[in-house]
Context: one part of a larger RNA
RNA sequence: GAUGAACGCUAGCGGCAGGCCUAAUACAUGCAAGUCGAGGGGCAGCGGGGUAGCAAUACUGCCGGCGACCGGCGCACGGGUGCGUAACACGUAUGCAACCUACCUUAAACUGGGAGAUAGCCCGGGGAAACUCGGAUUAAUACCCCAUAAUACAUUUGGAACACAUGUUUUGAUUGUUAAAGAUUUAUCGGUUUAAGAUGGGCAUGCGUUCGAUUAGCUAGUUGGUGAGGUAGUGGCUCACCAAGGCUACGAUCGAUAGGGGGUCUGAGAGAUGAUCCCCCACACUGGUACUGAGAUACGGACCAGACUCCUACGGGAGGCAGCAGUAGGGAAUAUUGGUCAAUGGAGGCAACUCUGAACCAGCCAUGCCGCGUGUAGGAAGAAGGCGUUCUGCGUUGUAAACUACUUUUGAUUGGGAACAAAUGACUCUUGCGAGAGUAGCUGAGUGUACCAAUAGAAUAAGCCACGGCUAACUACGUGCCAGCAGCCGCGGUAAUACGUAGGUGGCAAGCGUUGUCC
Numbered sequence: 001g002a003u004g005a006a007c008g009c010u011a012g013c014g015g016c017a018g019g020c021c022u023a024a025u026a027c028a029u030g031c032a033a034g035u036c037g038a039g040g041g042g043c044a045g046c047g048g049g050g051u052a053g054c055a056a057u058a059c060u061g062c063c064g065g066c067g068a069c070c071g072g073c074g075c076a077c078g079g080g081u082g083c084g085u086a087a088c089a090c091g092u093a094u095g096c097a098a099c100c101u102a103c104c105u106u107a108a109a110c111u112g113g114g115a116g117a118u119a120g121c122c123c124g125g126g127g128a129a130a131c132u133c134g135g136a137u138u139a140a141u142a143c144c145c146c147a148u149a150a151u152a153c154a155u156u157u158g159g160a161a162c163a164c165a166u167g168u169u170u171u172g173a174u175u176g177u178u179a180a181a182g183a184u185u186u187a188u189c190g191g192u193u194u195a196a197g198a199u200g201g202g203c204a205u206g207c208g209u210u211c212g213a214u215u216a217g218c219u220a221g222u223u224g225g226u227g228a229g230g231u232a233g234u235g236g237c238u239c240a241c242c243a244a245g246g247c248u249a250c251g252a253u254c255g256a257u258a259g260g261g262g263g264u265c266u267g268a269g270a271g272a273u274g275a276u277c278c279c280c281c282a283c284a285c286u287g288g289u290a291c292u293g294a295g296a297u298a299c300g301g302a303c304c305a306g307a308c309u310c311c312u313a314c315g316g317g318a319g320g321c322a323g324c325a326g327u328a329g330g331g332a333a334u335a336u337u338g339g340u341c342a343a344u345g346g347a348g349g350c351a352a353c354u355c356u357g358a359a360c361c362a363g364c365c366a367u368g369c370c371g372c373g374u375g376u377a378g379g380a381a382g383a384a385g386g387c388g389u390u391c392u393g394c395g396u397u398g399u400a401a402a403c404u405a406c407u408u409u410u411g412a413u414u415g416g417g418a419a420c421a422a423a424u425g426a427c428u429c430u431u432g433c434g435a436g437a438g439u440a441g442c443u444g445a446g447u448g449u450a451c452c453a454a455u456a457g458a459a460u461a462a463g464c465c466a467c468g469g470c471u472a473a474c475u476a477c478g479u480g481c482c483a484g485c486a487g488c489c490g491c492g493g494u495a496a497u498a499c500g501u502a503g504g505u506g507g508c509a510a511g512c513g514u515u516g517u518c519c
Base pairs, nucleotide, nucleotide: 001518002517003516005515006514007513008512009511012372013371014370015369016368017367018365019364020330025328026327027326029325030324031323034073035072036071039070040069042066043065046064047063048062049060050059051058052057080283081282082281090208091207092206093205094204095203096202099201100200104197105196106195107194108193109192110191111190112146113145114144122135123134124133125132126131152177153176154175156173157172158171159170160169161168162167182189183188210256211255212254217247218246219245222244223243224242225241226240227239228238229237259280260279261278262277263273264272265271285306286305287304288303289302308319309318310317311316336362338361339360340359344358345356346355347354348353375406376405377404378403385397386396387395388394389393412455413454414453415452416451420446426439427438428437429436430435463508464507465506466505467504468489469488470487474503475502476501477500478499484491485490
């Protein structure tokens, strides 16, 4: 000098930031991922209409809409944590002639015909529950079949160009294989195939990346080859066979520790560190496994095993806060079971809109940084009181107070009062298409907040530590190697500037001091 700090004493306000460093311990409760009726059959509940009826009511999907169900997209993002990992994990620089990429953009072509099911609804059964079984019936942008089809894919085969080893690019011919879905308010929104782009990822390689030799040898899928399988793809990734290799004193193997980087702190450098913010990685009760999908070996999905907790009618079931709050525990120690989707962003939707503990705000904490205030000017009887003293005199506190004049930051009261909001949507016009222009309006959690003005009144606001030297700041009394102090040197045994108290003084100041840690 710094700090995610803690402790003691003290404490007026504001702005901006930060806030479980320990038990990746266990978790009550609520919320954190839905959305689309312009895909579908339908209609439980709500509102409206209609029919019957005196009425109660019944019936009716007819309308607004819509629970559950089928279907689509999303749930792989966003948010959390740092267990593991010394590794191509990360950083940097390259390569892929060995690869994938939903949504989005650009371009080209297409969107013909048909069939059978199954949820739901209805009927019935089992179970304490979780849930589940059977029958009948029904739809789709669900599933399947046929057609058409190439610059797609595969097979056979010819030419040309190029080079980076296997080869790459391009142009022909042959044979074969593979598509689609509709909706609608008629504006549009979709579907399929191909080529390219963009974005995101995957893989490989050079170099860099902690400590220990009181760890010296390690290795059988081990190292390489051939072939096959597998993958989006290369590869012992896996398997069969063959060979006997591969790593190591330039530190293999083993053990310990640890997420990495941008950065942060300090400094001339060396060094330390990895909270907040950004990028990457890993993990989601522990271990394993795959499914779905463009993408996961998936935090709020599935299955199996285990530990733990809970329910049970003892037959069997349910759960996973390292999301946001919150609880217990641990600890020196770390906050509210708050508000809103107004803005920014995300998901779905033609849109309106819905959802969003992302986010934006508010609450708590002097945890930090920054700013402001606790008055200003005059004022000597140098007041009283305190303290000291060479003691009825001085010194000091001290212009300090009183007193006079002034100001009103802040606080109080009253009044005014923002920005963050412009879009989307509606209407009108322009436009080949994306789209653009104009008009009038709607929408604010924070918030009657920030800010501004007026009114009265010095009014509402100072402490902490130190004073032997280092180190700025001294006397008196008490104590008497006691009580005590102390970072180091050292003080204290009867005049202690070093202990305790008082007066005075010095330093910093809404803080001050101590302790821990780093340079």